[in-house]
């Protein structure tokens, strides 16, 4: 003094899937019925997975059983389906622990 690995921060990429339909609410155009607009609220239906959260093979001891046993697989509770935000994973850099060497 010291890689890799792991940790946290920062920065940058980072997908899918109706801004659907109704209804209220603002606002704006009428004389009225009515129409536009809205990133607000509510209700239905659809649909999407890469926060998070659930499940599960094999391997795993001579044999049998139990138990444990992963995900960007599957389920879609949650979340999401314009913009934002968020987002598994990548990538650089900072600082940390351990330390091969």
């Nucleotide at each position: 003094a010291a890689a890799c690995c792991c940790c946290a921060c920062g920065c940058g990429g980072g997908a899918g899937a109706g801004u659907c339909c109704g209804a209220g609410c603002g606002g704006u155009c009428c004389a009225c019925c009515g129409g536009c607009c809205g990133a607000c609220u509510c209700g239905g239906c659809g649909c999407c997975g890469a926060a998070g959260g659930a499940g599960c093979a094999a391997a795993u001891c001579c044999u049998c059983c139990c138990c444990g046993g992963a995900a960007c697989c599957u389920c879609u509770c949650a979340g999401g389906c314009a913009a934002a935000c968020g987002g598994a994973c990548c990538g650089c850099g900072u600082g940390g622990u351990c330390g091969a060497g």
Overview
The RNA shown here (Glycine riboswitch aptamer) has 101 nucleotides and comes from Actinokineospora iranica. The sequence was found by an Rfam model in a public genome assembly. Its Rfam family is "Glycine riboswitch aptamer". Its family is annotated with glycine biosynthetic process in the Gene Ontology.